[in-house]
Context: one part of a larger RNA
RNA sequence: AACUCAUCCUUGGAUUUCUUAACACAUGCAAGUCGGACGGGAAGUGGUGUUUCCAGGGGCGGAUGGGUGAGUAACACGUAAGAACCUACCCUUGGGAGGGGAACAAUAGCUGGAAAUGGUUGCUAAUACCCUGUAGGCUGAGGAGAAAAAGGAGGAAUCCGCCCGAGGAGGGGAUUGCAUUUUGUUAGCUAGUUGGUGAGGCAAUAUCUUACCAAGGCAAUGAUCAGUAGCUAGUCUGAGAGGAUGAUCAGCCACACUGGGACUAAGACACGGCCCAGAAUCCUACGGGGGGUAGAAGUGGGGAAUUUUAUGCAAUGGGUGAAAGUCUGAUGGAUCAAUGCCACGUGGAGGUAGAAGGCCCACGGGUUGUGAACUUCUUUUACCAGAGAAGAAACAAUGACGGUAUCUGGGGAAUAAUCAUCGGCUAACUUUGUGCUAGCAGCCGCCGAUAAGACAGAGGAUGCAAGCUUUAUCC
Numbered sequence: 001a002a003c004u005c006a007u008c009c010u011u012g013g014a015u016u017u018c019u020u021a022a023c024a025c026a027u028g029c030a031a032g033u034c035g036g037a038c039g040g041g042a043a044g045u046g047g048u049g050u051u052u053c054c055a056g057g058g059g060c061g062g063a064u065g066g067g068u069g070a071g072u073a074a075c076a077c078g079u080a081a082g083a084a085c086c087u088a089c090c091c092u093u094g095g096g097a098g099g100g101g102a103a104c105a106a107u108a109g110c111u112g113g114a115a116a117u118g119g120u121u122g123c124u125a126a127u128a129c130c131c132u133g134u135a136g137g138c139u140g141a142g143g144a145g146a147a148a149a150a151g152g153a154g155g156a157a158u159c160c161g162c163c164c165g166a167g168g169a170g171g172g173g174a175u176u177g178c179a180u181u182u183u184g185u186u187a188g189c190u191a192g193u194u195g196g197u198g199a200g201g202c203a204a205u206a207u208c209u210u211a212c213c214a215a216g217g218c219a220a221u222g223a224u225c226a227g228u229a230g231c232u233a234g235u236c237u238g239a240g241a242g243g244a245u246g247a248u249c250a251g252c253c254a255c256a257c258u259g260g261g262a263c264u265a266a267g268a269c270a271c272g273g274c275c276c277a278g279a280a281u282c283c284u285a286c287g288g289g290g291g292g293u294a295g296a297a298g299u300g301g302g303g304a305a306u307u308u309u310a311u312g313c314a315a316u317g318g319g320u321g322a323a324a325g326u327c328u329g330a331u332g333g334a335u336c337a338a339u340g341c342c343a344c345g346u347g348g349a350g351g352u353a354g355a356a357g358g359c360c361c362a363c364g365g366g367u368u369g370u371g372a373a374c375u376u377c378u379u380u381u382a383c384c385a386g387a388g389a390a391g392a393a394a395c396a397a398u399g400a401c402g403g404u405a406u407c408u409g410g411g412g413a414a415u416a417a418u419c420a421u422c423g424g425c426u427a428a429c430u431u432u433g434u435g436c437u438a439g440c441a442g443c444c445g446c447c448g449a450u451a452a453g454a455c456a457g458a459g460g461a462u463g464c465a466a467g468c469u470u471u472a473u474c475c
Base pairs, nucleotide, nucleotide: 001471002470009345011343012342013341016337018302023300024299025298027297029295032060033059034058038056040054041053042052043051067255068254069253078178079177080176081175085172086171087170090168091167092166093165094164095163096162098132099131100130101129108121109120110119111118112117151160152159153158181227182226188218189217190216193215194214195213196212197211198210199209200208230252231251232250234245235244236243237242257278258277259276260275261274281290282289283288308334311332312331316330317328318327319326320325347377348376349375350374357368358367359366360365383410384409385408386407387406391401419463420462421461422460423444424443425442429459430458431457432456433455439447
C1' cells in the first nucleotide's frame, strides 16, 4: 500500500491520496493586461462637454507558475574548478532625443466559401515602419566601410517612458577533474572517427560545419553491444558498517498525441504558438476544415487500488497598468477516504449476601468477579442555549475559510469497543463434540486413527485497540 471478514461513539491537529495505460478523452475553466502610445466604432445625453465599453493595429507578458518521468548510463545529475560568452525587467552611473517621409489594419464599398477562413478597391493614426543629421563606441597600419532615439499625462512643478555607453545584481549558455546500475555466455570499437591548416558559423569555445593534409583516437583500471533506470538533498531500516529506496516537500534535467522543422524574441526550437508528415478522432453542402488534460476538476478504460465537473482572490506570490484596478484551477481554504501519524474519550471512587446466571469440579468448592447491581462523584466528549476571534499589511475600507476556532452556561453516566490469538517458535487452558472423518497449517522430528491444551463449539485467558488480522514489499 491493498483486500477479505469484522468493526466504525466522537472530535481535533497537521499529512497523504493513479505505484497500473507517457491509454483515449465530452464540458466549461487554468494568461492576460494597458484607452496615461494610436486612429476609430458603440453606449449614454435634446445638444456640447464629461463618462463608460470595445474589434483592430501598438507595448509588455504568454520561455514564469502548474504537470509528468516516456526517453536518458550522459558533463544528465552531484561536487569542485577555471575561461572564450549572453542577459528583457531591476539597481547605480555618464551622455542624448534635430529634421523629414511613405505605408498597413480597423472602418466603408464590392466579392469567394457549407464552414474554417478569405480576396479586392479606396481612406487613415501612432511609443508601428523608413530616410537624413549628430554622437560615444567597434574594426583597421592607413584609406575605405557600417551605425541611435518617441512620446504620453498634467494648468504647472514634475512624473512615467525612449536611444547610446559603463558597472552591478540575479539568471542562463559552454568547458574540465572526480564520482554515478547489471552482464565478459558482449572483446574488440571508431571514418568527421583523432589531430592539424584554411574557410564558414555561433553570444561564445569547439570537427559545430566544410575543403585539404596526417593516421590517428578508445579499450581488460572493461571500450563497444545489450539489459535496467530520470539524478540529488533526502526517506526507510540498522548499535554501526551497510542495505533498500528516490511518493509528498526542495534543487537540477528531460518531455508535452508520435516524428521532424524553423519563425518571433533578451530568452524557446515554445504543454494551453506556427509549419510539414503520421496515427487515432470530430465537423462537412465531400470542395475542405477542427482539436490535443503528462494544468485543476471530471469521464471511459486498465487495475488489488487513489477524492469534488465545489469556493475565494481576504492573505502570500506572479503578469499587466501611472494608478484605481484587472487576470491568476499558482495559492489560500473547504469537501471525500481511519490512508498513515499524533491527541482524546467510551467514566471515577466506594461496593461481598463474594447475589443470580454461565463454566469447571474430587460435589467440599473454585472461577467469571469489584466485574454487575447498589451508593456517591464528575461532565472530557456528545447535545442544547448564549458570546465570538486573530489572520488586515496601509488613515479608512477590505475575511473565502466561518458564525469556524475559542469562551460561558445547562441538564444527564448520560452519546461511545472491537478484532486476532491461546502445541512450540510466542504472551495466553480447560471442557464438550468429532474420531486420519470433518478440518487446521507461516515453519516444525506438526495436529486429527475414542480421553485432541493444535480441528469445531463453549467458558476462561492473552495481545492490541478505533482499529485488528491477512496479503504484497523493504531493512
Source information: Small-subunit ribosomal RNA, 5' domain from Viscum album, 475 nucleotides, folded computationally. The RNAcentral record of the full RNA draws on SILVA. Its Rfam family is "Bacterial small subunit ribosomal RNA". The source organism's lineage runs through Eukaryota, Tracheophyta, Spermatophyta, Viscaceae and Viscum.